[in-house]
Molecule: small-subunit ribosomal RNA
Organism: uncultured bacterium
RNA sequence: GAUGAACGCUAGCGGCGGGCCUAAUACAUGCAAGUCGAGGGAUAUAUUUGGAUUUAUUCAGAUGGAGACCGGCGCACGGGUGAGUAACACGUACACAAUCUACCUCAAACUGGGGAAUAGCCCUGGGAAACUGGGAUUAAUACCGCAUAAUACUUAAGUGUCACAUGACAUUAAAGUUAAAACUCCGGUGGUUUGAGAUGAGUGUGCGGGACAUUAGAUAGUUGGUGAGGUAACGGCUCACCAAGUCCACGAUGUUUAGGGGGUCUGAGAGGAUGAUCCCCCACACUGGAACUGAGACACGGUCCAGACUCCUACGGGAGGCAGCAGUAGGGAAUAUUGGGCAAUGGAGGCAACUCUGACCCAGCCACGCCGCGUGAAGGAUGAAUGCCCUCUGGGUAGUAAACUUCUUUUAUACACCAAGAAACCACCUCUCGUGAGGGGUGCUGACGGUAGUGUAUGAAUAAGCACCGGCUAACUCCGUGCCAGCAGCCGCGGUAAUACGGAGGGUGCAAGCGUUGUCCGGAUUUAUUGGGUUUAAAGGGUACGUAGGCGGAAUAAUAAGUCAGUGGUGAAAUCCCGUAGCUCAACUAUGGAACUGCCAUUGAAACUGUUAUUCUUGAAUUCGGUCGAGGUAAUUGGAAUAUAACAUGUAGCGGUGAAAUGCUUAGAUAUGUUAUGGAACACCGAUAGCGAAGGCAGAUUACUAGACCGAUAUUGACGCUCAGGUACGAAAGCGUGGGGAGCAAACAGGAUUAGAUACCCUGGUAGUCCACGCCCUAAACGAUGAACACUCGAUGUUAGUGAUACACAAUUAGCAUCCAAGCGAAAGCGUUAAGUGUUCCACCUGGGGAGUACGCUCGCAAGAGUGAAACUCAAAGGAAUUGACGGGGGCCUGCACAAGCGGAGGAGCAUGUGGUUUAAUUCGAUGAUACGCGAGGAACCUUACCUGGGCUUAAAUGUAAUGGACCGACUCUGAAAGGAGUCUUUCCUUCGGGACUAUUACAAGGUGCUGCAUGGCUGUCGUCAGCUCGUGCCGUGAGGUGUUGGGUUAAGUCCCGCAACGAGCGCAACCCCUAUUCUUAGUUGCCAUCAGAUAAUGCUGGGGACUCUAAGAAAACUGCCUACGCAAGUAGAGAGGAAGGUGGGGACGACGUCAAGUCAUCAUGGCCCUUACGUCCAGGGCUACACACGUGCUACAAUGGGGCAUACAAAGAGCAGCUAACUGGCAACAGUGUGCGAAUCUCAAAAAGUGCCUCUCAGUUCGGAUUGAGGUCUGCAACUCGACCUCAUGAAGUUGGAUUCGCUAGUAAUCGAAUAUCAGCAAUGAUUCGGUGAAUACGUUCCCAGGCCUUGUACACACCGCCCGUCAAGCCAUGGAAGCCGGCGGAACUUGAAGCAGAUAACCAUUUAGGAGUCUGUUAGGGUUAAAUUGGUAACUAGGGCU
Repeated sequence: GAUGAACGCUAGCGGCGGGCCUAAUACAUGCAAGUCGAGGGAUAUAUUUGGAUUUAUUCAGAUGGAGACCGGCGCACGGGUGAGUAACACGUACACAAUCUACCUCAAACUGGGGAAUAGCCCUGGGAAACUGGGAUUAAUACCGCAUAAUACUUAAGUGUCACAUGACAUUAAAGUUAAAACUCCGGUGGUUUGAGAUGAGUGUGCGGGACAUUAGAUAGUUGGUGAGGUAACGGCUCACCAAGUCCACGAUGUUUAGGGGGUCUGAGAGGAUGAUCCCCCACACUGGAACUGAGACACGGUCCAGACUCCUACGGGAGGCAGCAGUAGGGAAUAUUGGGCAAUGGAGGCAACUCUGACCCAGCCACGCCGCGUGAAGGAUGAAUGCCCUCUGGGUAGUAAACUUCUUUUAUACACCAAGAAACCACCUCUCGUGAGGGGUGCUGACGGUAGUGUAUGAAUAAGCACCGGCUAACUCCGUGCCAGCAGCCGCGGUAAUACGGAGGGUGCAAGCGUUGUCCGGAUUUAUUGGGUUUAAAGGGUACGUAGGCGGAAUAAUAAGUCAGUGGUGAAAUCCCGUAGCUCAACUAUGGAACUGCCAUUGAAACUGUUAUUCUUGAAUUCGGUCGAGGUAAUUGGAAUAUAACAUGUAGCGGUGAAAUGCUUAGAUAUGUUAUGGAACACCGAUAGCGAAGGCAGAUUACUAGACCGAUAUUGACGCUCAGGUACGAAAGCGUGGGGAGCAAACAGGAUUAGAUACCCUGGUAGUCCACGCCCUAAACGAUGAACACUCGAUGUUAGUGAUACACAAUUAGCAUCCAAGCGAAAGCGUUAAGUGUUCCACCUGGGGAGUACGCUCGCAAGAGUGAAACUCAAAGGAAUUGACGGGGGCCUGCACAAGCGGAGGAGCAUGUGGUUUAAUUCGAUGAUACGCGAGGAACCUUACCUGGGCUUAAAUGUAAUGGACCGACUCUGAAAGGAGUCUUUCCUUCGGGACUAUUACAAGGUGCUGCAUGGCUGUCGUCAGCUCGUGCCGUGAGGUGUUGGGUUAAGUCCCGCAACGAGCGCAACCCCUAUUCUUAGUUGCCAUCAGAUAAUGCUGGGGACUCUAAGAAAACUGCCUACGCAAGUAGAGAGGAAGGUGGGGACGACGUCAAGUCAUCAUGGCCCUUACGUCCAGGGCUACACACGUGCUACAAUGGGGCAUACAAAGAGCAGCUAACUGGCAACAGUGUGCGAAUCUCAAAAAGUGCCUCUCAGUUCGGAUUGAGGUCUGCAACUCGACCUCAUGAAGUUGGAUUCGCUAGUAAUCGAAUAUCAGCAAUGAUUCGGUGAAUACGUUCCCAGGCCUUGUACACACCGCCCGUCAAGCCAUGGAAGCCGGCGGAACUUGAAGCAGAUAACCAUUUAGGAGUCUGUUAGGGUUAAAUUGGUAACUAGGGCU
């Protein structure tokens, strides 16, 4: 786009069309084929006149009519359906010299005279009916003789012309045969014979159009001949005889499907699909068979027979055939009225009037389709209300929409008028004219239908829906829902912010329709003729030879089959296209043209292809000479090695492995030597090499044999290429028979390994491997690349030749290889050995799986091979390349990563955090590294978020506004407190406006409730790792690449060099801070060398700036210098100098990003949730529980130590609700009195390890300090749950810690103290700082871990914590096999056999002629029986497959 459509929602009108696609299922009822009195007899019935009769009725005549009968014509048309049919059925073009044709037209001739019956009617029977028997009598255009007769027919003959084989036509003469019907208005009509025409029909032939080869052979009247019969006619159409043919891979036969065509739909076309309506042809008429009649039938509304079914019946018998029009039932998703009329067109009969006509013309039903019209138009903004949305005092949108004003009236409604279709026939008049035809005029006839149309009236009055809105694809928001409900054509959407579900608002599209479903074509170049492919995506046969077939070198001539051109015929009409016309337009219709791309005939052309003939040599082959090679077959032969055997020497192991064991060995192995036997394979040469069609081929020699190449001459003369079927060859394994068997080695056995190990490893070991003969016929049989020919730049190596004096050099031919140009290719890549450019032939492919499976067939001894599907299922499977990630891949490099060291953890006790458990609650968060002395830098109350209980509800706080005044304070009662009840007391400032404070009310609350997977901010980690990117250019179809890779170097993508890259950014480094040195400046609270003073003593004082120090500034380090190496960058040197040397040591500083990492409980914030509570106040409790498990720490286990006494040296901090000197008391914690200091001034403050002396002497101790008891101190409303400290007493575990594991590379580890934050106090052994003392070790990068760069493989990309295979268990689905069961189909054999037809025929009939009845024979539908083939369904059981 289309549709004979159906379904859902909706629906105003008209025109034109269409309407059982399924059950060729069954049919009630009505209608669909009759007509003619101008063929005939006799007249039913009707009307009317007269007569008779009581009526009923009957008789006669007339008119009209046609019922029944004889006869004629028609019924073979028209209408329906598509079952069958793959066929001369259809289409197209020819042919009939092999034919027929009623009615019609033209022409010729004739139409004489007789006869016998019969229906009807009448009489009489049978039967329920349908129907039918007998008798008498009668007519004809019914029937039968006779006459006449040819240009008809038959027979044989002659002549001429023509032709297509038999022949045809014309003509001449002869013989034989054959006809008729009458009626009449007297005009004619009809009849017979013949010829011609027209129409219709029959027959034959060429060509054309389905599927399956898992259908390959079919055929006996079969193929042909002769003769006969039969037919309208040819013919095996039928029969007798003879011959053995005929069809077939260019697809016979079989099976299956199907009416064919014009056309229709689609498509640019070529095609593909289709065959409703209309037209042509065919076939059929309940199923099967058969003939009759007739011009025509083997007959839809005829006959006979058989069968199935239905109906009637008095049970004896009968009737029927809607695939005609309506209609009914049934089937189905689905398809209409038991209508009107012959007015028109057409048909039958008739002289005609006319009759008949479910053909036809009309109407009815149905949006089934196409076309047209309408549902109003203009104005109208307070942009109303309402709906919806939002950034919400407002705006947007529905929306000029509505209201309202004006206008129009198609349509609808009412009323009125009112067609065309009618030309005719016929009747009458008339003209030409002469008896028959033509013309003119008038009149008559309309189903549709009072319809179309026209006019008038009223009044916007009567009339809009459907689908969609994530992308494809035009159109977006809100709410609800929460992987639910649902959507979905494909991709996909939905798990709490859904433009995708449902609703709403808005929008988009189409519109009396709109969507959905089914089907066809297109897009699809996705079966490719136009117009595809086959190295790797599906696809080259394993290889060769070769048949059919296809294709084929050069020249000349002929021909004209293909080809091209002209002409003629045909290609029905309709349809399509163009023009014009008619319905108001259109659809629709009419008319004219073009077209119908085809077929046939004819005339011409001769280039190309074909054919024929004659030539040619370049393709191909042959000849001569030479060369080459693991080419093949057979025979002979050689050495090395393994094994075995014998002998000898010799002694304890051998062998084997990652390590072992099994195994062999004192009965003498292994090892060594000599000899022998036997089988298999051939080191070196040996190669990037050679040969062969492929498989494949390797010691040497001989014989036979095939081939290629080179060089040269001659010969043949296209002999060529390819190749479906076919034939041959065809690795390994395997099979059969017979040999052989050293080594190796499936199966098997043992030993190991392992969780297991039916494996990898080891020890053994049988088939087999070897030979001969015969099978098998497959491989990643690969160059994953069919064969042949021609053409298209080069470079290099190599093999075999030729040329050449030549081993240099280089030309040429044929190979084998590597790299590249053009070109090709999706790319990888190919590239004269093409995957380039062309030609020819063959083979093969058409999404993945199912499946190279099943069934069938062929081959095979078997194994199996060849051929080779479908159901079902998925939305992918696949190729090449890219970027990452990953690898028990590779290379390079780094890091306390390992190693080398030092000290710890893991064992004990305690502290602290976590899990778990418990609980009313043990609030919440953090969970590998990157949670666990973490948030918390400090939970007794508070904190506090948790629990229990008691209270409050605009609230505990804040703001604004209004109103009112106090508020505060003190006290009493109650209560656990909060709170509640109550008493007393009572304003201040002022510019007089008000303000401060407070109470009440109103509006704004509040939430540590949820979501860190809606977020901001902040943070952890990779990682202080050296990376991450951009612009322009260049390369690539592209993703992307290059730069950023490479060679060096560095801590570093740091720098240098090179380079299709050149530059740049974020990172690195540097700039900042502390620290190490010096200098300058400045000296108070710091310092004190010199001078002076004073003290018991002290920088205590004067004074000083030298020193230390303080705190401002400056300098200094840059591989700058030297040597060596290096192009450079740079590296090395215990180098020089320097306080410091190669980023001097620390800190801050954290690229692009990753982990949906952490945090909604710091804070902020979207959405959701709670609102007398999930808010808020209070008391008490809990966060401190305790069988247990883990992390992080402290203290120890002691002598490098514990205890006692004495004594030395810091830094950095803190301090007023504070640090506190000093003194007094207390053993002490501390208390009392009290001084200094808001601090370089005073205080905390004692530094400790260290040093000196004394003691302890290896013990569970003078180690260790847990635990517990008692008594105290301090803070604080308050130390019970649940604080710290002091004193006395008590004195647990623990004697250096398993597997494993952590930190650290120098002022570091280790060790020793000091300070601070938080804080009333403190569970601090934590955290963060400060200084004192102060090591050991690093060979090195193999390994573990982490990371960086390059490279490689990948089926991974939520990226190896990936992906993914098979069994088993369960459910569902389709399929294969299958004993058995149930059908279908077509033949065969036997049997039975109706009607009809053909033949024969004694009885009976007969008009005694013809013939009929009957009987017999043949043929045959149908029925029955039998065996086999084929096909479908079902099925116990069973097999594999798919999905979950």